The RNA shown here (transfer RNA) has 73 nucleotides and comes from a soil metagenome.
RNAcentral holds the sequence, with entries from ENA.
Rfam family: tRNA. The family's RNA type in Rfam is transfer RNA. Rfam links the family to the GO term triplet codon-amino acid adaptor activity.
[in-house]
RNA sequence: GGGGAUUUAGCUCAGCUGGGAGAGCGCUAGAAUCGCACUCUAGAGGUCAGGGGUUCGAUCCCCCUAAUCUCCA
Numbered sequence: 001g002g003g004g005a006u007u008u009a010g011c012u013c014a015g016c017u018g019g020g021a022g023a024g025c026g027c028u029a030g031a032a033u034c035g036c037a038c039u040c041u042a043g044a045g046g047u048c049a050g051g052g053g054u055u056c057g058a059u060c061c062c063c064c065u066a067a068u069c070u071c072c073a
Stems, first nucleotide, its partner, number of pairs: 001072007010025004019056001027043005049065005
């Protein structure tokens, strides 16, 4: 220098043919317990890496950029 993959909640990850942004763990509150843990119930927490474009509508499609991993040289 060139090719490929990944980027979504604090962490690990789903998200189908473009239309509701989610799960587990963690966190907060409550229940239960003499108390802690376990368990149950409820809740908070998101620029979907950044910018632009297409579309009535984008996590999803197209372009550029950044980071990480990998292959070739």